[in-house]
């Protein structure tokens, strides 16, 4: 203390494996946006061009070393300044971080040095000499800056003598100074020499210190050694020789990137990023060489030479280095002021005063960080105005304002005023700051981002896949909590968000602390020497280890304690720590390391034994093909069918012979061998290896293995052979839209031997080896043993090979003594998905390729395992007028009607596979009517609210196309409600009449609103369609899964049915099913008019063989109530089961038949125009009403549904019989008259079991037609009528006569129907003035054939299966190609960069050489000597080429 959560790949799950990202967390040398009020305070502050820099400053000082020269003071003289000589410092302080993979830096150690000034100790400080500068004279140059010739001091310069030093075994060489300065008699600075000392600094070594093997070999002064020489020092440092070595897989060389470190930032930590600021080390200083000087440098504000740049120039020369402080451009996202002060700290000189100090102290800029404050407190509901949102009542902004009281950090005005100073005193830049004190006055102070999850925080409008967001998932196509904006909340606040970089989250490089069956990952196998590990005693060692004490591990910084600033930030003191490295002593278990032994790992000998192990020679038979002969005739052959082929020049079949060449049936197995590939006829030689048994031998000889070596299937090559059959490429037939394919005839390369290559496979058990331990149980292969007379079986053991399984383990599937368990060892390998096993580089091949292996760019998921559905031209069971068998039809012909289409001023709209099309419409000449055209009206045709006048109504009459506008006339009222009155009749009270007052209507008016068949059925409610009257759809406990779900519902049987029985980790329930409900079929019984009234019987009538009426009343009708049917009985099957068959009996038998009746839930299915309804729109010359007129009836055309046909089972005349069920008062009408008729005039009845509509028809008798476009068909079409209706032109129905089209049974295709059904045949109803109704919706008559069966075609159920489908196959995906972007590889080629290697050329310098030339000290015999410059040569050598 490691968290918790969210999204993606999902319909679901698995925290099972990976990816992305955010929130959260954390940071700072940051920028940018919005914004701003102070103070404090404390820090920070060119990350970029180590680009290039003007001005100004930053290292000076000593006159108490020395000449000399000037100032002021009134002169001796004192004071002061100072160019030069001299002496110390200008190797420190400041800045940078470019280079550098190195002893450069950390650490711990060491030996062969140096150290000026500073401490300490000892000694010395004698004696001597010569220039040089300055000056002054000349003199050159634009300048910078020299030149000559003279003079001159010194703590400058030499020289000699002295020496406890330095070289050398010795003996001998050798080596210093300033007798100075001040000052005055105490001293004090200084000088040499020599030892210690402290600082500092030089070398050297061990171990640490970044990626890269697509960098594997590097390396000649390289490694060592002797000599010479060289340094302050060891030393290939540097030269001649001589050896021939050094360094690398524990990573040389190469090549890329960096200054390190102490820390700093995350992080539970291990770790991981970083090296600003502070502090130590290094490096660098315009690039690049070089040495001078010094103690100390190859030197930031030094020299010298080359370069690149810049400036000056009188063209001849010359001057420059801000990566010091400020400050400038430039570059950038981006980083101060050309400030005070030396007061403090510290630093150089200096004997001090003192002088210099952009080190430092400070102030200034910048919200750049971090720390602390405030921008007001209290009180105050009419919950004020405004705003916003509303359900319109209200909420919200909200104690928030207003307003009353009160404070004054802050601010503004005054006053006072430190500490920092080290002292007695003098000396503060900062600063009149800090801090106090007093007066004023709520006075001078609030913003940014956010509000779909993730994540705290929600609504309105605007927009409408546009504008835009956005970290991911995504939001936006009209009701956006996701974009603008308003409001309101939310978070933080002088900031707040974005951007960008780090840790973290990330266990997602896993040491702690991952993994490799199927997710990414086991190398094809084996052998082996590096290098890991590694049996059992026993003795030593002490290298790991452990410990104890030490040294170190700089300070700052973290931490802890405690103090100081009012607090904090910050400081300041102590104390831990610093996990490390070094020393010294201890232990002896463990690992190591030597030595000894041991047999239980290993091994090897013996003795069995099994085996398609390998390699070689030889045999062998079936089979195919091929030749050759007989036999023998038309056909073979192949396929799903078929044709190329093959044949009468004789096949195929058949018999015999004979080549040749590849495999080697049966046995054969879950069996055997081999390291793996992989091995099979049969004998035999050679051979490797396992397993068993038994004593013996060796004595850890073992495991494992980067690298390297061996083998490694098919295909492939190379070179000779061989070639039966198969049979890539090819070449013909089919198939097909095509068919470069399956299908078929051929046919070559290979298949096959020999020797070589070539090294990959799904080279799999997708599961490296090696060991040891952990329940069984049951096969099978080898061996031994025991038991048995023996074989067999059967018991023990040991090696193999298989299934099932405990624990255990997995994400799950499954592993499971052959482990995927439980452990140890060792090796390989993976780190998201595409791009890619690509592309480049190396290697390996004879090529073909192989092995080694990326990175740009893109996604945001790929991916595993189970889950549930849904699909399958997957399985299995079933079912359905689904096929099948049958009737009858549509599609062809007119016509009816719906629709598309088109036309139209409009042809209103809507429904559009089943599941739209005789549908919404159960009735479009106006009306309806939504549509055009024209005409009007505007609070409106309707509704509720005001206000004023009026009272209803009726009729005439002008005008207009109507709607409507005008004009008169009548009429004086009362349908309701109150109240008063008067009459009547009265029991409440009714009635009549009269007055008054409303209200209703009616007109006119001015606002709120009215209206809309305007949009959206994808914002809805209600209704419906469909799947489908299919048998399913779920639920509670419960149990099993981690979990999505599962079981239950599945299984065996059976039903129409999840219907029911039986089993059964399920037991139960719910909604479907079935039943209960209406209809019809049998019967009983009650009742009964208007319904019926048979026979018989009795009565009266009269047209008297007979009718009719009355009366009686069975049956039938009618409609209440009951029985009835349950697989109840019986036999048979099944399981003693549900059930199914068969039978009796019954009107009905196996849900008797019909109807109503529609489980969860599917089509964003239909409907805003049927009705409600949310949003939008229109709204006063309207999309709203109202009216005339038109149009929905249009018409090259195409489809749907129907209806009447095409005829003789028919058509027409004639006669004749039998029904359900319904309608009527604005009604239906007998019955009579007229009319061909439709109708038309009168007219009983009946508000309906009475009366009427009403004649059924089809049938059934006669009769005619006699197969013809007709005595079929009736279309269209004239002429003349009825009928309804303000009114039949566009645009009704009927009716007579005339007209007599098309049609002779209808392609492909499709459609219904299983019994009182199909067919056929009439009747009624509704709507409705009429009707376009051949339509629907209901009635009855007449009545059939046919089902063998579940192969298929369709539609459904159930169960399994595969799935990369879930918008669910009308899915989902694969690729080429066209265009236009990106990004990467290649490319004929072009230009840089940085580093190697050879050459030529060679500046300054060191060092060396020197016959040139030059010279004050010192010695001289005076001539030159020693020595020194200078030149000129040589070596190295930078730039250059």
């Nucleotide at each position: 203390a490691a968290g918790g959560u969210u999204g993606u790949a999902g319909a679901u799950c698995c925290c099972u494996g990976g990816c992305u990202c955010a929130u959260g967390g954390a940071u700072g040398g940051a920028a940018c946006g919005c914004u701003a009020g102070g103070c404090g305070g404390c820090a920070u502050g060119c990350u970029u061009a180590a680009c290039a820099c003007a001005u100004g400053c930053a290292a000076g000082u000593c006159g108490a070393a020395c000449g000399a020269g000037g100032u002021a003071a009134a002169u001796u003289u004192u004071a002061u300044c100072u160019a030069g000589u001299g002496g110390c410092g200008g190797a420190c302080g400041g800045g940078u971080g470019a280079g550098u993979a190195a002893c450069g830096c950390g650490u711990a150690a060491g030996a062969a040095c140096c150290u000026a000034c500073c401490c300490u100790u000892a000694g010395g400080a004698g004696g001597g000499g010569g220039a040089c500068a300055a000056c002054a004279a000349u003199u050159g140059g634009a300048a910078a800056c020299g030149g000559u010739u003279g003079c001159u001091a010194a703590u400058a310069c030499c020289c000699c003598a002295u020496a406890u030093g330095c070289u050398g075994a010795g003996g001998a060489g050798u080596a210093a100074a300033a007798a100075g300065g001040u000052a005055a008699c105490g001293a004090c600075c200084g000088c040499c020499u020599a030892g210690g000392g402290a600082u500092g600094g030089g070398c050297u070594u061990g171990c640490g210190u970044c990626u890269g093997a697509u960098u594997a070999g590097c390396u000649a002064g390289u490694u060592g050694g002797u000599g010479g020489g060289g340094u302050a020092a060891a030393a290939g440092c540097u030269u001649a020789c001589c050896a021939a070595g050094g360094c690398a897989a524990c990573g040389a060389u190469c090549a890329g990137u960096a200054g390190u470190u102490g820390g700093u930032c995350u992080g539970a930590g291990a770790g991981g990023a970083u090296g600003a600021c502070c502090a130590g080390c290094c490096a660098c200083a315009c690039u690049g060489g070089g040495a001078c000087u010094g103690a100390g440098a190859c030197a930031c504000g030094g020299c010298c030479c080359a370069g690149a740049c810049u400036c000056c120039u009188a063209c001849g020369g010359g001057a420059g280095g801000c990566a010091g402080c400020a400050g400038u451009g430039a570059g950038g996202a981006a980083u101060u002021u050309u400030c005070c002060g030396c007061a403090a700290u510290g630093g150089g000189c200096g004997a001090a005063a003192g002088c210099c100090u952009g080190a430092c102290g400070g102030a200034g800029c910048a919200a750049u960080g971090c720390c602390g404050c405030g921008u007001g407190g209290a009180g105050g509901a009419a919950g004020a105005c405004g705003g916003c949102c509303c359900g319109u009542g209200g909420g919200u902004u909200g104690u928030a304002a207003a307003c009353u009281c009160c404070u004054u950090u802050u601010c503004u005005u005054g006053g006072a005023g430190a500490a920092g100073a080290a002292u007695a005193a003098c000396u503060g830049a900062c600063g009149g700051u800090a801090u106090c004190c007093a007066a004023g006055g709520a006075a001078u102070a609030a913003g940014c981002a956010u509000c779909g999850g993730c994540u705290a925080a929600c609504u309105c409008c605007g927009u409408g896949c546009c504008a835009g967001c956005a970290g991911c998932c995504g939001c936006g196509g009209u009701a956006a909590u996701a974009c603008g904006g308003g409001g309101g909340a939310u978070g933080c606040a002088a900031g707040c968000g974005u951007u960008a970089u780090c840790c973290g989250g990330a266990u997602u490089c896993a040491u702690u602390g991952g993994g490799c069956g199927u997710a990414a990952a086991g190398g094809g196998u084996c052998c082996u020497g590096a290098g890991g590990u590694g049996g059992c005693c026993u003795g030593u060692u002490u290298a790991g280890u452990c410990u104890a004490c030490u040294g170190u591990g700089a300070a700052a910084g973290c931490u802890c304690a405690g103090g100081g600033c009012u607090u904090a930030a910050c400081c300041c003191u102590g104390a831990c720590a610093a996990u490390g490295c070094g020393g010294u002593g201890g232990a002896a278990a463990c690992u190591g390391g030597c030595a000894g032994g041991c047999u239980a790992g290993a091994a090897u000998a013996c003795g069995g034994u099994a085996g398609g192990g390998g390699c070689a020679a030889g045999g062998g038979g079936a089979a195919u093909u091929c030749c050759c002969a007989g036999u023998g005739u038309a056909g073979c052959g192949g396929u799903g069918a078929a044709a190329u082929g093959c044949a009468u020049a004789g096949a195929u079949a058949u018999u015999g012979g004979g080549a040749g060449g590849a495999a080697c049936a049966c046995c054969a197995a879950a069996g055997g061998c081999g390291a793996a590939g992989g091995c099979a006829c049969c004998u035999u030689g050679c051979u490797g290896g396992g397993c068993c048994g038994c004593u013996a031998u060796u004595g850890a000889c073992a495991c494992u293995g980067a690298c390297a070596g061996a083998c490694g299937a098919a295909a492939g090559c190379c070179a000779g052979g061989g070639g039966a059959g198969u049979a890539a490429c090819c070449c013909g037939g089919a198939u097909u839209a095509g068919a470069u394919a399956c299908c078929c005839g051929g046919c070559u390369a290979a298949u096959c031997c020999u020797g070589g290559c070539u090294g990959u496979a799904a080279a799999c058990g997708a599961u490296g080896g090696a060991c040891a331990c952990u329940a069984a149980g049951u096969g099978u292969u080898g061996a031994a043993c025991g038991a048995u007379u023996c074989a067999a079986a059967c018991g023990u053991u040991c090696a193999g090979u298989g299934c099932u399984g405990c624990a255990g383990c997995u994400a799950a599937c499954g592993c499971g003594u052959u482990a995927a368990g439980u452990g140890u060892c060792c090796c390989g390998c993976c780190u998201g998905g595409g791009g890619a096993g690509u592309a480049u580089g190396c290697u390996c091949g004879c090529a073909a390729g192989g092995g080694u292996g990326a990175a740009a760019c893109u996604c945001a998921a790929a991916g595993g395992a189970a889950u549930u559905g849904a699909c399958g031209g997957g399985g299995g069971c079933c079912c359905g007028c689904a096929c099948a068998a049958g009737c009858g039809g549509u599609g062809g012909a007119g016509c009816a009607u719906g629709u598309g289409g088109u036309u139209u001023a409009a042809u209103u709209c809507g429904a559009u596979g089943c599941a739209a099309c005789g549908c919404g419409a159960a009735g479009a000449a106006c009306c309806u009517u939504a549509c055009c055209a024209g005409a009007a009206c505007u609070u409106g045709a309707c509704a509720u609210g005001c206000c004023a006048c009026u009272c209803a109504g009726u009729c005439u009459c002008u005008u207009g196309a109507a709607g409507g506008a005008g004009a008169g006339a009548u009429g004086u009222a009362u349908c309701c409600c109150u109240g008063c009155c008067u009459c009547g009749c009265u029991u409440c009270g009714c009635g009549a009449g009269g007055c008054a007052a409303g209200a209703a209507g009616g007109u006119g008016g001015a606002c709120a609103c009215a209206g809309g068949u305007g949009g959206u059925g994808c914002a809805u409610g209600g209704c419906u369609g469909u799947c489908g009257u299919c048998a399913g759809c779920u639920c509670g406990u419960g149990c099993c899964g981690u979990g999505a779900g599962g079981c239950g519902u599945u299984a065996g049987g059976u039903u129409a049915a999840g219907u029911c029985c039986u089993g059964u980790a399920a037991c139960g329930a719910g909604c479907g099913c079935a039943a209960c409900c209406c209809u019809u079929g049998u019967c009983u019984u009650u009742a009964g008019u208007u319904a019926u009234g048979a026979c018989c019987c009795a009565u009266c009538g009269c047209u008297u063989u007979g009718c009719g009426a009355u009366g009686u009343g069975a049956a039938a009708c009618u409609a209440g109530a009951g029985a009835g049917a349950c697989c109840g009985c019986c036999g048979g099957u099944g399981a003693u089961a549900a059930g199914c068959c068969g039978g009796a009996g019954g009107a009905a038998g196996g849900u008797g038949a019909g109807g109503a009746u529609g489980a969860c839930g599917u089509c964003a299915a239909g409907u805003c125009a049927g009705c409600a309804u949310g949003c939008c729109c229109c709204u006063u010359u309207c999309u709203g009403u109202u009216c005339u007129g038109g149009g929905c009836u249009a018409c090259a055309c195409a489809c749907g549904u129907g209806c009447u046909a095409c005829a003789a089972u028919g058509g027409c005349c004639g006669g004749g019989a039998c029904a359900a069920a319904g309608a009527g008062a604005u009604g239906c009408a007998a019955c009579u008259c007229u009319g061909c008729g439709a109708a038309g005039a009168g007219a009983a009845g009946c508000c309906a079991a009475c009366c009427c509509c009403a004649g059924a028809a089809a049938c059934c008798c006669g009769g005619u037609c006699u197969c013809a476009g007709u005595u079929c068909g009736g279309a269209u079409u004239g002429u003349a009528g009825g009928c309804u209706g303000c009114a039949a032109c566009u645009c009704g129905c009927c009716u007579a006569c005339a007209u007599g089209a098309a049609g002779u049974c209808g392609g492909a295709a499709u459609c219904g129907c299983u019994a009182g059904u199909a067919a056929u045949c009439g009747c009624c109803g509704g709507u409705c003035a009429g009707c376009c109704a051949u339509a629907c919706g209901g009635c009855g008559g007449u009545g059939a054939a046919u089902a063998c069966g579940u192969u298929c075609c369709c539609g459904g159920g159930c169960c399994u299966u595969g799935u990369a489908c879930a918008c669910a196959c009308c899915g989902c995906c694969c690729g080429u190609c066209a265009c236009a972007c990106u990004a990467c590889u290649g490319g004929a080629g072009u230009c840089g960069g940085c580093c190697c290697a050879g050459c030529c050329c060679g500046a300054a310098g060191c060092c060396g050489u020197u016959u040139c030339c030059c010279c004050a000290a010192c010695c001289c015999u005076c001539g030159g000597g020693a020595g020194g410059g200078g030149g000129a040569c040589g070596c190295c050598u930078a730039a250059g080429g």